Notes: Predicted 3D model of a 265-nucleotide RNA (Bacterial large signal recognition particle RNA) from an Anaerolineae bacterium. It is recorded under the gene name ffs. The source organism's lineage runs through Bacteria, Bacillati, Chloroflexota and Anaerolineae.
RNA sequence: UCGUGCUAGAUGGGGAGCUAGCGGUGCCCUGUAACCCGCAAUCCGCUACAGCGGGGUCGAAUUCCCCGGUUGAGGGCCGGCGGUCAGCGGGACUGCCUGUCAGGCGAGCGUAGAGGGCUGGGUCCUGUGCGGCGGGGGCCUGCGAACCUGGUCAGGACCGGAAGGUAGCAGCCAUAAGCAGUCACCCUCGGGUGCCACGGGGUUGCCUGGCCUGAGCGAGCCUGUCGGGCAAGCCGAGUGACGAGGAACGAAACGGGGUGCACGA
Repeated sequence: UCGUGCUAGAUGGGGAGCUAGCGGUGCCCUGUAACCCGCAAUCCGCUACAGCGGGGUCGAAUUCCCCGGUUGAGGGCCGGCGGUCAGCGGGACUGCCUGUCAGGCGAGCGUAGAGGGCUGGGUCCUGUGCGGCGGGGGCCUGCGAACCUGGUCAGGACCGGAAGGUAGCAGCCAUAAGCAGUCACCCUCGGGUGCCACGGGGUUGCCUGGCCUGAGCGAGCCUGUCGGGCAAGCCGAGUGACGAGGAACGAAACGGGGUGCACGA
């Protein structure tokens, strides 16, 4: 150096999370030449040699081990930085809406009476009377009882020697309760009732009348005062998202280094 058979070892790694800690299942990243079965999130297995149990494969190397070497996916972290967006709060200022008062301009109205003052009526609420409408009752009309309503009671029945008398079914007449009608009249009750009458209250918004006074009133626009509101601009705090940065971790790639045993040639 080559061949054969073995052994250590390998058969993925990492981040966050969980955990006293380590590893795994689950999530995410990376990536493959990186096997199979069983276990497991109120979890599973272990204890610094820190998954366990069973089976298979590769095997001393491009595949195993080390590097405080370079590049570096990725996730989490930062009382830190940046401005934007979303959300929260505010109203000093700008803006917008609105009320008020003052001033200016001003269409139009006004001695055929502006504006103001006093007074009455209506519109509003309420009471009584009357009317109307509706309900109920009365009055009135009709119907209305096998017997237990009335009258009259044929026939028949009973009493009597007779004269005569008694009760009484059907029928007929009448009526009670009740049913129906009429609502002209009477009583009573009610209301989303009235071009009605009388009384009480209330209002100055609107309409309208009377009296007094006698020259202004004024839609709209502009400017300002004092309030109320909105929150676009603006201000404030700090949360979330985003971006830049930082310190660790770090898959993977590149680079460097290291690692056996036996037999035979």